[in-house]
RNA sequence: GGGGUCGUCGGCUAGUCUGGUCCAGGCUUCAAGCCUCGGGCGCUUGAGAGCGCCGGUUCAAAUCCGGCCGACCCCA
Repeated sequence: GGGGUCGUCGGCUAGUCUGGUCCAGGCUUCAAGCCUCGGGCGCUUGAGAGCGCCGGUUCAAAUCCGGCCGACCCCA
């Protein structure tokens, strides 16, 4: 230099293909409560991301398109 994959709560991950009950589900973490003599386990409730950044398309974008940034892989 060329090609490809990926980027979503503190951490891991689903959703992207086929746009719409998604201001985003699950696990974990954390907080409070219940339970217990107390703790653990368990249960309930809550906290935490509008999806790498900026634009575009659309009635509607995490999802489609473009540019950029970053990570990884392959080729040279």
Annotation: The RNA shown here (transfer RNA) has 76 nucleotides and comes from a Nitrososphaerota archaeon. NCBI's taxonomy places the organism under Archaea, Thermoproteati, Nitrososphaerota. Its Rfam family is "tRNA". The family's RNA type in Rfam is transfer RNA. Model confidence (mean pLDDT): 83 of 100.